[in-house]
Context: one part of a larger RNA
Molecule: small-subunit ribosomal RNA, central domain
Organism: uncultured prokaryote
RNA sequence: CUGGGCGUAAAGCGCACGUAGGCGGUUUUACAAGUUGGGCGUGAAAGCCCGGGGCUCAACCCCGGAACGGCGCCCAAAACUGUAUGACUAGAGUUCGAGAGAGGGUGGUAGAAUUCCCAGUGUAGAGGUGAAAUUCGUAGAUAUUGGGAGGAAUACCAGUGGCGAAGGCGGCCACCUGGCUCGAUACUGACGCUGAGGUGCGAAAGCGUGGGGAGCAAACAGGAUUAGAUACCCUGGUAGUCCACGCCGUAAACGAUGAGUGCUAGAUGUCGGGGCGCAUGCGUCUCGGUGUCGCAGCUAACGCAUUAAGCACUCCGCCUGGGGAGUACGGCCGCAAGGUUAAAACUC
Numbered sequence: 001c002u003g004g005g006c007g008u009a010a011a012g013c014g015c016a017c018g019u020a021g022g023c024g025g026u027u028u029u030a031c032a033a034g035u036u037g038g039g040c041g042u043g044a045a046a047g048c049c050c051g052g053g054g055c056u057c058a059a060c061c062c063c064g065g066a067a068c069g070g071c072g073c074c075c076a077a078a079a080c081u082g083u084a085u086g087a088c089u090a091g092a093g094u095u096c097g098a099g100a101g102a103g104g105g106u107g108g109u110a111g112a113a114u115u116c117c118c119a120g121u122g123u124a125g126a127g128g129u130g131a132a133a134u135u136c137g138u139a140g141a142u143a144u145u146g147g148g149a150g151g152a153a154u155a156c157c158a159g160u161g162g163c164g165a166a167g168g169c170g171g172c173c174a175c176c177u178g179g180c181u182c183g184a185u186a187c188u189g190a191c192g193c194u195g196a197g198g199u200g201c202g203a204a205a206g207c208g209u210g211g212g213g214a215g216c217a218a219a220c221a222g223g224a225u226u227a228g229a230u231a232c233c234c235u236g237g238u239a240g241u242c243c244a245c246g247c248c249g250u251a252a253a254c255g256a257u258g259a260g261u262g263c264u265a266g267a268u269g270u271c272g273g274g275g276c277g278c279a280u281g282c283g284u285c286u287c288g289g290u291g292u293c294g295c296a297g298c299u300a301a302c303g304c305a306u307u308a309a310g311c312a313c314u315c316c317g318c319c320u321g322g323g324g325a326g327u328a329c330g331g332c333c334g335c336a337a338g339g340u341u342a343a344a345a346c347u348c
């Protein structure tokens, strides 16, 4: 490079926006760049290949042919691609009317619980465990009642439920704000899809500065267990967990399944909307989401199966035996931790 692949064997970038590029709906006319047909020219010779011939053969040499896969010019065709032009509405979008939602941001607010403080009642235990001990308690604990402080998280509702591109999102209220779905007619008229680079978002942990600190809890200390116990269990406990701003940029970032479009049996549950019928909660049809089962088909099997891993097309990413190694070196990024890009020797 070609081929074959990427749910679980190696392989889908964590996710999106988007530049270049690639690809792109129906139709009119024109052009003729690609395309197709024909012709002409060129494609040096030698060599290679084929057919002959000459050295006694061969190597070698000579003659002829073919080939030189290509390029240029001319003529013609106009289906397809392209370019230009005009038109269209099935893709895409706008408008109007409804609707659901833990989608995001800011501010406020509520109740339960834990802990601590103050006061009352009250007395010898309380904690904890497999059993204990460390620990707390006559300086009055645990328990219980009243009051107060503070931080964090929102039981029930809650669901194979909803929303979001992914990460993720859950008390309540207000404000600001993104997306989505359904119904309707009117409008724009291919405005689309993908996306190398690039840019942004991106759990947890970690880092910087300043706050905050109830509970929990790496590290650490002690008590147990044990042959030992740098653990599992227990008593404590600091970073951290929380907030603001700024970094980090990773993950089993998973559906281990890139995005988009079209096509290909059904059955059943559920969420949001609409139509119709009967009529007051059912039936049925339909659009969009989310599950389960299942045919054809696919698959090495497991399984997937209109939410495809089926049948096709477009674009991107990635793989190419195991180890060495996601390492070294170099580059870029980072305060650091490190991230990213990414080998080879050697070895089986």
Stems, first nucleotide, its partner, number of pairs: 003320004007302002012316001014201004021194003025088003029084003033081002035077008049065006091191001092188003095184005103177007110154001115149007125136002162169002206247006215241002220236004258315006266293013297304002321348003330341004